[in-house]
C1' cells in the first nucleotide's frame, strides 16, 4: 500500500456500501410454501335469502331464539399444479469437482412457443361425513355409504414404438437421415357459460439438465512401487443415454521418476490486493458452478430429487409419558446460550421488481424493498470569516532592570448563517395491468374517459425565525522520520520497529511548553503484497564470501558441423470465424446539489478452438560433403598398470676372531645395554622391507597415484602422411567402476620404524613435547571399507581473443650462429573480468551446450527414518529453539617469546651510592574528638608546603552572632569616628565613666562612625568524568601534516619509501610527484678567546706624595674588572675515501673544531593522567549553618610497613695547632665592622652602609707539625640528665641554639637496586627565598680539590624507520576455547499408557431394491409369508501409520 479486522483514546451532520473470519457447536419461540370452490363430494364455522317462534309493539319496524347448503364463501377431505426454485453454508472433495474448448451419430426435457390429427362408449371403487372400537398421546382399525379433470376396461388411431423387406442419399468411423410396402402394440376429460379454457396423440423450437473428451488447475520422494472389476475382449442384464455401470465366460493385462500409490492440506471460477511489469497472496460482500442439510445409508414419488422447512431405518442427542409408546432436526430470517479480540433488530410491507397458484379479482412470499444498530469502511459537509498591537494578562524559555515565544492567537469591532434547532409548506417513485363504461378495426387485439391502489413518508426538498451560537481530537518530535527545549529521575522507574536510551547537565524515561503530521478521526497490533536483483523466465551465483559431484565409462534425457529439395508443415508467423456470461477495470457522455456511488456506451478480457495463407528458422523425410569423430600405415615417447626374475648398499640378528670399561642417549640427564666381556673392530651367515646418486619450475596417468635392474603381458597420448568410414558427436540424472592412508576378516611374514602401553626425565601439575623400550600395524595374498585440505579450495566439451621468455616430446627449413610448427608443463605481462587479492590462449576474458551445487549464523552433517557395511561407520538429512550478526578481500594503528637497520648511562665497562644501623623528613596503616584535604607504577611519597608553638588551619570539642567576619547600593535615625583607660568573662563579647575630639561646606549638607531596613552575601561544601588556564609523562624522542597533481570503487596511498649520510624527516641522489606548514637546526641568555668606547665606588704599568700597613691620596684610561657594541668557527684549508652529502686525520691554524660545554625553547597528540584547595567557572547542594567570630586541642599520636635523605661504621681517618687561595647572593622592622662581658649560645655599648665604597665574610677540603695505632676505640654520636641563650602575647603539649655529663645502634650491609661519560662523578664549604623564631639533614643556586672506563650491541629496559603475521582496534592489562557448578528453554531416546483416521479378514446384519416360491388370503389381477442376494451400522482379531503423555537418560541453546 491493503483489510469482513480487534483493541486505546477521542466524536457533529449526510450519503453510499458493509457487518460470526471462531463451535458443519446445541437451540426456547415467532415466522420462512402454498394455491384453485371456473375438477369434486360436501357444510366445522362466518355472513346473507326463506320458513317458523316469542318480545317490544301501530299494519310495519327493530331485537332474540329456532330452523335453513339455497346463496356469499369456505375448515378439514378427495384431486391438479407447485414443493427439485428462491434463500443458507463450505464440513467434505486434489476430483472431469473447478476453468476453457470440443463432442453426443450415445440422451431426456413439465410449465412455454409453432404445427398435424383426435377428444367415442363404459365400469368398479375410494377419502370425506356417519356408526362402533382401541390408545395418556401420536394417532390407528372395522363397518355402512358418495363425488370427480382420481382410478379401470373397451373402441378409433398416424407422421408414435418395435420388428422385417425394399431403396436414396450422408458421415473419420460405429452408423446417421429419407422414401415404399407388411405384422404387432398404446390415447384423451371436462370446467365455467357462449366466449374460452382444458385433455390426448405426434413433430419441430426454445430452455433447463444428463454424459465424454484435450488442456489447466496444492505440498511432501525422510511415501517407489500400486492394481482382482484391477486392464481389456465376448455374450448378457440395467440406464434418458454411453461405459466393468453390474454379471457369466475368456485373456494378463493397466499405472508409475513427464511422479503411480500413500500422507498432509484444501469447495473452484468470475475477481480482489499489491507489483513497472513478470508475478506474489487471497477467493469475505456480489454473480457462476460444485458439495451439504444431526450424523451414515436407502429408495419412492415426479418431467426433474435419491429431496434443507417429504418418506423408511440405524446411530449420537434433545424433549413429551399414564412407562406400553410417541416427537424433533435454524449451514431459512430474526433470536437464545456457548466459545471467542470479534459480528447487529425476536422491526415494518408486500407499495415497487420478481416467484407459485389461479380465467381473474385474489391468496402466500424473513426473496425482495424499507427502516433499526455498529466510526466497522469510502465519499462529502460542518465546527465560522474579516479587522484588531501596547505584540496586554497568564504560561514557557533565555546571555535575565532587558528579551523570545505562545501570537491576530484572545479580548474589542463589524460580517454570516451551511449543519445542528424552531415554525411552516412538501414531492418524484404509479408505469401499467386488472375491473368498469364508451370507442374502432373485425373475433380479439387496440384506443378514450373517469375512478381506485405509497412501505418507505410528512421523508428528500424548499422557505421562515434567532444566534457565533450547540460541534476536534490522536499520534509523534535521536536516526530512519516532517518536529526541540525546560524541570524531574538517576541503569532506578521506565522506553524500543531496527541502531539503540536511561549510572546527576537525558532534544530517546515521566511531565510541562512549544512545534509537526493527519484530521471526524488518530494510533497500536494482527495478516498480505512491496522495497527483496534476498528462489533470479524477465533478473542471481560456485578460487578465497554460502556453493563444483574424489575420478571415469556409460543409460534415459538435454543440445549438436556444411550443402541441396516448388518436400512437409507440428513449433513459428499472419489474415478471418466463433468464443471468452454479466457484474469488476480503464476511458467518453449521463443521473443524484458536488463526490463516493449509479446509468449507458466503448475499449480490454494478453486465452482457447476452428479456418485460409506463408516457408527464413528450428523439427520430421530424402539426397550429399568432410573441416568434428573414428580407422589405416609409420617413426620414435614416458618413474601408466599387471606378474615374474634378479642386483648391491644399510639394518638387525646369529656364530666366530681382536680387544676392555664403558657405551648409549640428552639443553642438562636419567631409565636402558655392558666383566655372564657390551660399545668398537673383523670374518662368516640368517632375513624382512626400502630403492643412495642421477632427480629437475623434469616425466606419465582420468582421479587416488607412479622411482634400483631386467623378461613377458595389456594399456595410453604424440608427431608426420592424408588412404578408408561418413556427423559415427558433446554432456550425461539414475546405474556401473576405480579410488591415499588409517580401520576390519582370514592365512602368512615381521629386518627397520611405531599408535596403545611400560620405564626416565621436564614441569606447579604433563595422561605431552625430549630419552630408554615396545604390541597392534607398517610388507604380501583374497575379501570387506569408499573417507581425506580426494585442492588448482577452480566440473566436462567447443570456438574465438596482445606479446615475451624457459624447459620435455616429435617433425622440418637452414647460413649450423639459428629458426618454423604441433602436442605437453612453468614464469611475466596488455586488453579484459574481479568486492578485491588476484586471473590472463592451460582465464576467473568473449560466447555456446549439459551435468552438480548454494540462498544469514548457530542448533548440524546433528536427530528421527530408510540403504549399505562383519563392525567401525558411510550415504540421505530435517525440525523445534536461539542470535543480530557470522563471513570474504583489502586499509591504517597496536601487538608478536616474528626479522632487518638504528639510537639512548640502556647494557657491558668503571666510579660512588640506596637496601643492615641511629636520626630527619614524607606515605601507608592503626589510633583518635580531630590527627583537614589533595598527589598513589613509571609519570605519588624532603610531592602541594620557598617556614603548623597561637595565627596560618580548611579539622575536632566548647561558648557567641544571623544583612552577617569582609566589599557595596540606596532610605531612614545619630553626631561623632579615633586612641588611652575601668569591670565581668577562656575570649569573642557586654556594660560604664573619663580624658581627648576631626575634615570639606555654596550652611542645604558632604566625607566619616554607629544602628535599623532592603537589595546584593558567604561556603577549602560536591563534581577534575561539565570546564578554563596550568602542569606531569612518552620526549629535546624525529617525528606530525597540508596544498595541487598522480594511484585506488573506497578505506586510504603516494610525497614521508629506496641507496648513502646524519645527533636530527640533517642532508645529498635516486623517484608521479613538485612544493608547503609544525617540529630539528639556527636566531636568545650565558661561558671561553680578542677588539672598540665608557666610567666611579672597580683598577694601579708608568709619575709623585704619604702610612705600622693598606690605591691611602694627586694623578692615570696602559692592564684586571663591569657596562655597551663588534670580532672569531664555517668541514673554511691540506690529505685520504665518496658521484654528491658527507666521513675520517695524537693534520696545519687557532682561545675554541667539526651543533665547542651549559640554559631557555617541548610538534600532532597520548594517559576521560594532574589540580573546583593558588586563581577562574557550568550545575548541584547548605543559608540561626555546610556562613562567620573565639579559646583550647589536633595536623607533631606509635606495634608496624616503605620511599627520599644525614650522619657513620674509620687511619686517603679523628683531635689540636698554624698557614692560603673563591665565586653568587642579600642587608635600615636590616646587614652589622670595632670595643667590652661570657667557656659559649650571647649581651651591652656602638663606627660604617639604602651598597663595585659598609657588613654578612675567617670558606673548607688543601698545605705544615704534632698526637692517636686497630679497639666498639681519642671511631660514632644516638638517646638521656643538668644549667643556659634567643625569638616571641606565649616554647607543656611542640622551637631552634650554647655548656657540662651521659655516650645507643653500628665494624661497610641478603634478594635486588639508583645515579654519572670530563671540569662529569666523587668530595669540600658558601649563599638565599620562606621567615619573629624554627624542628633546612630539603630546596635553589655559587665557587673550591677533581678522577677511573666505555672491547662493544649478543643479551635487559625504553624509543625510531622498513618489512611480515594478525580470529586485536576500551588494540596483548586484548582476544578467546573446554569441563565443572546454578537457573530457565525447546528438543531425541525410553518400559510403558492413553488416543485418531483408514485399510485388511471373520462374525453378525436394519430398511429399501431385486430374486424365488408348494400349503394362508384373493374369483382373478394379485398380495400376505417364507427363503435367498446385498449393505449402512454394530462386533471381534493382528498388524501398519500417525498424535499425546512418561520415572529415567543423552546431547543442544540462552543467563553475571
Nucleotide at each position: 500500500g491493503a483489510u469482513g479486522a480487534a483493541c486505546g483514546c477521542u466524536a457533529g451532520c449526510u450519503a453510499c456500501a458493509g457487518g460470526c473470519u471462531u463451535a458443519a457447536c446445541a437451540c426456547a419461540u415467532g415466522c420462512a410454501a402454498g394455491u384453485c370452490g371456473a375438477g369434486g363430494g360436501g357444510c366445522a364455522g362466518c355472513a346473507c335469502a326463506g320458513a317458523g317462534a316469542u318480545a317490544g309493539c301501530u299494519u310495519g319496524c327493530u331485537a332474540u331464539c329456532u330452523u335453513g347448503g339455497g346463496u356469499g364463501g369456505c375448515g378439514a377431505c378427495c384431486g391438479g399444479c407447485g414443493c427439485a426454485c428462491g434463500g443458507g453454508u463450505g464440513a467434505g472433495u486434489a476430483a472431469c469437482g473447478c476453468g476453457u474448448a470440443u463432442c453426443c451419430a450415445a440422451c431426456c426435457u413439465g410449465c412455454c412457443c409453432a404445427u398435424u390429427a383426435c377428444u367415442c362408449g363404459g365400469g368398479g371403487a375410494u377419502a370425506g361425513c356417519c356408526u362402533u372400537g382401541c390408545g395418556a398421546a401420536a394417532g390407528u382399525a372395522a363397518g355402512a355409504u358418495u363425488a370427480a379433470u382420481a382410478c379401470c376396461c373397451g373402441a378409433u388411431g398416424u407422421u408414435g414404438u418395435u420388428u422385417g423387406a425394399u431403396u436414396g442419399c450422408c458421415g473419420c468411423a460405429u452408423g446417421a437421415c429419407g422414401g415404399u410396402c407388411a405384422a404387432a402394440c398404446c390415447a384423451a376429460a371436462g370446467a365455467u357459460u357462449u366466449a374460452u379454457u382444458g385433455g390426448u396423440a405426434a413433430u419441430g423450437g426454445a430452455u433447463g439438465g444428463g454424459g465424454a473428451u484435450g488442456c489447466g488447475u496444492g505440498a511432501c520422494a525422510u511415501u517407489a512401487g500400486g492394481u482382482a472389476g484391477u486392464u481389456g475382449g465376448u455374450g448378457a442384464g440395467g440406464u434418458a443415454a454411453c461405459g466393468g455401470c453390474u454379471c457369466a465366460c475368456c485373456a494378463a493385462g493397466c499405472c508409475c521418476a513427464c511422479g503411480a500409490u500413500g500422507u498432509c492440506u484444501a469447495g473452484g471460477g468470475g475477481u480482489u490486493c499489491u507489483g513497472a511489469g513478470a508475478g506474489g497472496a487471497a477467493g469475505g460482500u456480489c454473480c457462476c458452478c460444485c458439495a451439504c442439510a444431526c450424523u451414515g445409508g436407502a429408495a419412492c414419488u415426479g418431467a426433474g430429487a435419491c429431496a434443507c422447512g417429504g418418506u423408511c431405518c440405524a446411530g449420537a442427542c434433545u424433549c413429551c409419558u399414564a412407562c406400553g409408546g410417541g416427537a424433533g432436526g435454524c449451514a431459512g430470517c430474526a433470536g437464545u446460550g456457548a466459545g471467542g479480540a470479534a459480528u447487529a433488530u425476536u422491526g415494518g410491507u408486500c407499495a415497487a421488481u420478481g416467484g407459485a397458484c389461479g380465467a381473474g379479482a385474489g391468496u402466500c412470499u424473513g426473496a425482495a424493498c424499507c427502516a433499526g444498530c455498529c466510526a466497522a469502511g469510502u465519499a462529502g459537509c460542518g465546527u465560522g470569516c474579516a479587522g484588531g498591537a501596547u505584540g496586554a494578562c497568564g504560561g514557557c524559555c533565555c546571555u535575565c532592570u532587558g528579551g523570545g515565544u505562545u501570537g491576530u492567537a484572545a479580548a474589542c469591532u463589524g460580517c454570516u448563517u451551511u449543519u445542528a434547532g424552531u415554525u411552516g409548506g412538501g414531492a418524484a417513485u404509479a408505469a401499467a395491468a386488472a375491473g368498469a363504461g364508451g370507442g374502432a378495426c373485425g373475433u380479439g387485439u387496440c384506443c378514450c374517459u373517469a375512478a381506485u391502489u405509497g412501505u418507505a413518508u410528512g421523508u428528500a426538498c424548499c422557505a421562515u425565525c434567532a444566534g457565533a451560537a450547540a460541534a476536534a481530537g490522536g499520534a509523534c518530535c535521536g536516526g530512519c522520520u516532517a518536529a526541540u527545549u525546560c524541570c524531574g529521575u538517576g541503569c532506578c522507574a521506565g522506553c524500543a520497529g531496527c541502531c539503540g536510551c536511561g549510572g546527576u547537565a537525558a532534544u530517546a524515561c515521566g511531565g510541562a511548553a512549544g512545534g509537526u503530521c493527519c484530521a471526524g478521526g488518530c494510533g497500536u497490533u494482527a495478516u498480505c503484497c512491496g522495497g527483496a536483483u534476498u528462489u533470479a523466465u524477465u533478473g542471481g551465483g560456485u578460487u578465497u564470501a554460502a556453493a563444483g559431484g574424489g575420478a571415469g565409462c556409460g543409460u534415459a534425457g538435454g543440445c549438436g558441423g556444411g550443402a541441396c529439395g516448388u518436400g512437409u508443415a507440428a513449433g513459428u508467423c499472419a489474415g478471418c470465424u466463433g468464443u471468452g456470461a454479466a457484474a469488476g477495470u480503464u476511458u467518453g457522455c449521463g443521473g443524484c446539489u458536488c463526490a463516493a456511488c449509479c446509468g449507458u456506451a466503448a475499449a480490454a478480457u494478453u486465452g482457447c478452438a476452428g479456418u485460409u495463407g506463408a516457408a527464413a528458422c528450428u523439427g520430421c523425410c530424402g539426397u550429399u560433403c568432410u573441416u568434428g569423430a573414428g580407422u589405416g600405415u609409420g617413426c620414435g615417447c614416458a618413474g601408466g598398470g599387471a606378474u615374474g626374475u634378479u642386483g648391491g648398499a644399510a639394518u638387525u640378528c646369529g656364530u666366530g676372531g681382536u680387544g676392555u670399561a664403558g657405551c648409549g642417549g640428552u639443553g642438562a640427564a636419567a631409565u636402558g645395554c655392558u666383566u655372564a666381556g657390551a660399545u668398537a673392530u673383523c670374518a662368516c651367515g640368517a632375513a624382512g622391507a626400502a630403492c643412495u646418486c642421477c632427480g629437475a619450475u623434469c616425466g606419465c596417468g582420468a582421479a587416488g597415484g607412479c622411482a634400483g635392474a631386467u623378461g613377458u603381458c595389456c594399456g595410453g597420448a604424440g608427431c608426420a602422411c592424408a588412404a578408408c568410414u561418413g556427423a559415427c558427436g558433446c554432456u550425461g540424472a539414475g546405474g556401473c567402476u576405480c579410488g591415499a592412508a588409517a580401520g576390519u576378516g582370514u592365512g602368512g611374514g615381521u629386518a627397520u620404524c611405531a599408535a596403545a602401553c611400560a620405564g626416565g626425565a621436564u614441569u606447579a601439575g604433563a595422561u605431552a613435547c625430549c630419552c630408554u623400550g615396545g604390541u597392534a600395524g607398517u610388507c604380501c595374498a583374497c575379501a570387506c571399507a569408499g573417507u581425506a585440505a580426494a585442492c588448482g579450495a577452480u566440473g566436462a566439451a567447443u570456438a574465438c581473443u596482445c606479446g615475451c621468455g624457459g624447459u620435455u616430446g616429435g617433425c622440418g627449413a637452414u647460413a649450423u650462429a639459428u629458426u618454423g610448427u604441433c602436442a605437453g608443463c612453468c614464469g611475466c605481462c596488455a586488453c579484459g573480468c574481479g568486492a578485491a587479492a588476484g586471473c590472463a590462449u592451460u582465464a576467473a576474458g568473449u560466447a555456446u551446450u549439459c551435468c552438480a551445487c548454494c540462498u544469514g549464523g548457530g542448533g548440524a552433517g546433528u536427530a528421527c527414518g530408510c540403504c549399505g557395511g562383519c563392525a567401525a561407520c558411510g550415504g540421505u538429512g530435517a525440525a523445534a529453539c536461539u542470535c543480530a550478526a557470522a563471513g570474504g578481500a583489502a586499509u591504517u594503528g597496536a601487538c608478536g617469546g616474528g626479522g632487518g637497520c638504528c639510537c639512548g648511562c640502556a647494557c657491558a665497562a668503571g666510579c660512588g651510592g640506596a637496601g643492615g644501623a641511629a636520626c630527619a623528613u614524607g606515605u601507608g596503616g592503626u589510633u583518635u574528638a580531630a590527627u583537614u584535604c589533595g598527589a598513589u607504577g613509571a609519570u605519588a611519597c624532603g610531592c602541594g608546603a620557598g617556614g603548623a608553638a597561637c595565627c596560618u588551619u580548611a579539622c575536632c570539642c566548647g561558648g557567641g552572632c544571623u544583612u552577617g567576619a569582609a566589599u557595596u547600593g540606596c532610605a531612614g535615625c545619630u553626631g561623632c569616628a579615633u586612641a588611652g583607660u575601668c569591670u565581668a568573662g577562656a575570649g569573642a563579647u557586654a556594660g560604664g565613666g573619663c580624658u581627648u575630639u576631626u575634615c570639606c561646606u555654596u550652611c542645604g549638607g558632604g566625607a566619616c562612625u554607629g544602628c535599623u531596613g532592603u537589595g546584593a552575601a558567604g561556603g577549602u561544601g560536591c563534581u577534575g568524568c561539565a570546564u578554563g588556564g596550568u602542569u606531569g609523562u612518552c620526549g629535546u624522542c624525529a617525528g606530525c601534516u597540508c596544498g595541487u597533481g598522480c594511484c585506488g570503487u573506497g578505506a586510504g596511498g603516494u610525497g614521508u619509501c629506496g641507496g648513502c649520510u646524519u645527533a636530527a624527516g640533517u642532508g645529498c641522489c635516486a623517484u608521479a610527484a613538485c612544493g608547503a606548514g609544525c617540529g630539528c637546526a639556527a636566531c636568545c641568555c650565558u661561558u671561553u678567546u680578542c677588539c672598540a668606547a665608557g666610567u666611579u665606588u672597580a683598577c694601579c704599568a708608568u709619575c709623585a706624595g704619604g702610612u705600622c700597613a693598606u690605591g691611602c691620596u694627586g694623578g692615570g684610561g696602559a692592564c684586571u674588572c663591569c657596562u655597551u657594541g663588534g670580532a672569531u668557527a664555517c668541514u673554511g684549508c691540506c690529505a685520504u675515501c665518496g658521484c654528491a652529502a658527507g666521513a675520517u686525520g695524537u693534520g696545519a691554524g687557532g682561545a675554541a673544531g667539526g651543533u665547542g660545554g651549559g640554559g631557555a625553547u617541548g610538534a600532532c597528540g597520548u594517559c576521560a593522567a594532574a589540580u573546583c584547595a593558588g586563581c577562574a567557572c557550568g550545575g548541584c547542594c547548605c543559608u540561626u549553618a555546610c556562613g562567620u567570630c573565639c579559646g583550647g586541642g589536633g595536623c607533631u599520636a606509635c606495634a608496624c610497613a616503605c620511599g627520599u635523605g644525614u650522619u657513620a661504621c674509620a687511619a686517603u681517618g679523628g683531635g689540636c695547632g698554624g698557614u692560603a687561595c673563591a665565586g653568587a647572593a642579600g642587608g635600615u622592622u636590616g646587614c652589622c665592622a670595632c670595643c667590652u662581658g661570657g667557656u659559649g649560645a650571647c649581651a651591652g655599648g656602638g663606627c660604617g652602609c639604602u651598597a663595585a665604597u659598609c657588613c654578612u665574610u675567617u670558606a673548607a677540603a688543601a698545605c705544615c707539625g704534632u698526637u692517636c695505632u686497630c679497639a666498639g676505640u681519642u671511631c660514632g654520636g644516638a638517646u638521656u640528665g643538668g644549667a643556659g641563650u634567643c625569638u616571641g602575647c606565649a616554647a607543656c603539649c611542640c622551637g631552634a641554639c650554647u655548656c657540662c655529663a651521659u655516650g645507643a645502634a653500628g665494624c661497610u650491609g641478603g634478594a635486588u637496586u639508583c645515579g654519572c661519560u670530563a671540569g662529569u662523578a666523587a668530595u669540600c664549604g658558601c649563599g638565599c627565598a620562606u621567615c619573629a623564631g624554627c624542628c633546612a639533614u630539603g630546596g635553589c643556586g655559587c665557587g673550591g680539590u677533581g678522577a677511573a672506563u666505555a672491547c662493544g650491541u649478543u643479551c635487559c629496559c625504553g624509543g625510531g624507520c622498513c618489512u611480515u603475521g594478525u580470529a586485536c582496534a576500551c588494540a596483548c592489562c586484548g582476544c578467546c576455547c573446554g569441563u565443572c557448578a546454578a537457573g530457565c528453554c525447546a528438543u531425541g531416546a525410553a518400559a510403558g499408557c492413553c488416543g485418531a483416521g483408514g485399510g485388511u479378514a471373520c462374525c453378525u446384519g436394519a430398511a429399501a431394491g431385486c430374486c424365488g416360491u408348494a400349503a394362508c388370503c384373493g374369483c382373478g389381477a394379485g398380495g400376505g409369508g417364507c427363503g435367498g442376494c446385498c449393505u449402512a451400522g454394530g462386533g471381534u482379531a493382528a498388524a501398519a501409520u500417525u498424535g499425546g503423555u512418561g520415572a529415567u537418560u543423552g546431547g543442544g541453546g540462552c543467563u553475571a
Predicted 3D model of a 1456-nucleotide RNA (small-subunit ribosomal RNA) from an uncultured Bacteroidales bacterium. The RNAcentral record of the sequence draws on ENA, Greengenes and SILVA. The coordinates come from a structure-prediction model, not an experiment, and the mean pLDDT is 82.